[in-house]
Molecule: transfer RNA
Organism: Candidatus Altimarinota bacterium
RNA sequence: GCAGCCGUAGCUCAGUUGGAAGAGCGCAGCCCUGCGAAGGCUGAGGUCACAGGUUCGAACCCUGUCGGUUGCACCA
Numbered sequence: 001g002c003a004g005c006c007g008u009a010g011c012u013c014a015g016u017u018g019g020a021a022g023a024g025c026g027c028a029g030c031c032c033u034g035c036g037a038a039g040g041c042u043g044a045g046g047u048c049a050c051a052g053g054u055u056c057g058a059a060c061c062c063u064g065u066c067g068g069u070u071g072c073a074c075c076a
Base pairs, nucleotide, nucleotide: 001072002071003070004069005068006067007066010025011024012023013022019056027043028042029041030040031039049065050064051063052062053061
C1' cells in the first nucleotide's frame, strides 16, 4: 500500500432483512443478617467510534475519516 472483519453501558457482548437500544458481570440504594457474604427487590449509567448523505424515520443503508485486528504485498 491492497483486502476482510470489528468499534453499542465501566467490562464482555446481543440487537442485521430501517420504527428509535438490551442482557450478563460490575456499581448504588433497600430487604435479609449480630456484621458480612450469598440471595431477593429497585435504580443509575448510552452523542450506538467520528463527520456527512439517503429516508417520514438510521446502531442498522451509502460515502469519507479515525482506531483495533487478520491476511496479502513491499522491505534493493